[in-house]
About this RNA
Two RNAs folded together computationally: RNase P RNA and transfer RNA, 446 nucleotides in total. Rfam match: Bacterial RNase P class A. Gene Ontology terms of the family: dimeric ribonuclease P complex, tRNA processing and ribonuclease P activity. By type it is a ribozyme. Its mean pLDDT, the model's own confidence on a scale to 100, is 79.
RNA sequence: GGAGUGGACCGGAGGAUCGCCGCAUCGCGAGGUGCGGAGGAAAGUCCGAACUCCGACGGGCAGCAGGCUGGAUAACGUCCAGGCGUGGCAACGCGACGGAAAGUGCCACAGAAAACAAACCGCCGAUCUGCGGCUCCGGCCGCGGAGGCAAGGGUGAAAAGGUGCGGUAAGAGCGCACCGCGUCCCGCGUGAGCGUGGGCGGCACGGAAAACCCCCUGCGGAGCAAGACCAAAUAGGGACGCGAUGGAACCGCCCGUUUCCGUUCGAGCGUCCGGGUAGGUUGCUCGACCGGCCGCGGCAACGCAGCCGGCAGAUGAAUGAUCCUCACUCCGUGAGGAGCACAGAAUUCGGCUUACAGGUCCACUCCACGC
RNA sequence: GGGAGGUUAGCUCAGCGGUAGAGCGCCUGCUUUACACGCAGGAUGUCGGGGGUUCGAUCCCCUCACCUCCCACCA
Numbered sequence: 001g002g003a004g005u006g007g008a009c010c011g012g013a014g015g016a017u018c019g020c021c022g023c024a025u026c027g028c029g030a031g032g033u034g035c036g037g038a039g040g041a042a043a044g045u046c047c048g049a050a051c052u053c054c055g056a057c058g059g060g061c062a063g064c065a066g067g068c069u070g071g072a073u074a075a076c077g078u079c080c081a082g083g084c085g086u087g088g089c090a091a092c093g094c095g096a097c098g099g100a101a102a103g104u105g106c107c108a109c110a111g112a113a114a115a116c117a118a119a120c121c122g123c124c125g126a127u128c129u130g131c132g133g134c135u136c137c138g139g140c141c142g143c144g145g146a147g148g149c150a151a152g153g154g155u156g157a158a159a160a161g162g163u164g165c166g167g168u169a170a171g172a173g174c175g176c177a178c179c180g181c182g183u184c185c186c187g188c189g190u191g192a193g194c195g196u197g198g199g200c201g202g203c204a205c206g207g208a209a210a211a212c213c214c215c216c217u218g219c220g221g222a223g224c225a226a227g228a229c230c231a232a233a234u235a236g237g238g239a240c241g242c243g244a245u246g247g248a249a250c251c252g253c254c255c256g257u258u259u260c261c262g263u264u265c266g267a268g269c270g271u272c273c274g275g276g277u278a279g280g281u282u283g284c285u286c287g288a289c290c291g292g293c294c295g296c297g298g299c300a301a302c303g304c305a306g307c308c309g310g311c312a313g314a315u316g317a318a319u320g321a322u323c324c325u326c327a328c329u330c331c332g333u334g335a336g337g338a339g340c341a342c343a344g345a346a347u348u349c350g351g352c353u354u355a356c357a358g359g360u361c362c363a364c365u366c367c368a369c370g371c
Numbered sequence: 372g373g374g375a376g377g378u379u380a381g382c383u384c385a386g387c388g389g390u391a392g393a394g395c396g397c398c399u400g401c402u403u404u405a406c407a408c409g410c411a412g413g414a415u416g417u418c419g420g421g422g423g424u425u426c427g428a429u430c431c432c433c434u435c436a437c438c439u440c441c442c443a444c445c446a
Stems, first nucleotide, its partner, number of pairs: 001367010012326007020037007039342001043353002046351005051223004058255004063219005068082005083097001084095004098214002103212002106207002120153002122149003127146008161179006180203001181201005186195003227282004237273006246261004275445003289310005295304003328339004372442007381395004389426001397413005419435005
């Protein structure tokens, strides 16, 4: 200097004028004054919680979710560290990463055969056998049949360990060596696992569980339009269906406990059609909170402790508009002009995911050159 | 704000992981003087976008986009 990897952060600044919302305060009141007023994602609503109600939140089934190991955390599908696999020369990235020798099912087409393997082309003629030829009568040769083989070809996404040597009629883990695989022991590690450590086994293992399923773990349901209080108004209405071993309190189902209502003069439930109000207060924002400095423990996530500082609460829904100066980018010789991302709170937190013009900083890797 | 469902041909919808279909519509030919009806034949899909699992995805999983529906209180 070039190419790249990982992480942290900014994402306009200052001023003037006119407004909007909240709180405090002054004022009888109109109003005045002071302070505060969007984000890293406020988003998607994909996870996990807090909070509230459902009488208690009991048991089982179903269902849903998660799934290498250890840790962090209020919790998590998040985070950190590690293992294994995989991509990259590397920094580093990515991984829904339990079980396919519990069972059931699937693997189209092609191909001989697709999972209790099989034989189209091919190889062989050891063994048994038919025919023909030759013969020195021991057999030999050729063409077949029964048969043997799975090395080579071919099909396919996938063909039942690989390479070499031996072996054989031809072959084959048939035998051996090395590699791979399985398993037991030993060593190391909390563990997932690892080991040019040792033994045993010729090999029993196709793929797929984002097919059903099995194993382990977790989960009661609904959501601030939850819920509580006040006020106003109306017809406390009607139709159909279900309904007594019934219904409600739990809203997938069953059981259990307790309580209430009801049993044909009908408790209630479901669907549909109507009536009234579209007001206020509360929940509501300071909380497992955020930032800075520093100490201790930990590889780290994070935990413990100290000091200082900060934190919107609207509801037909505030957080804005205009102008000036500067910064940045682009255009133009110039005067100057244009642009300035993604997007905006809605009960509150912790995450994930997605969108994002431009810019800054730190650490690391590879290549080239110079000293 | 909270919750549920959907996206396949021009329209309405089917679709066991193995070549994407039906009805209506459209086009061409026959029939008719001509049109309609009828008959014969034909065309038509990024399966909403992007990833992943699989040999193979409309189908299974993740993610994004868009569309539709439901939920106020009182008696």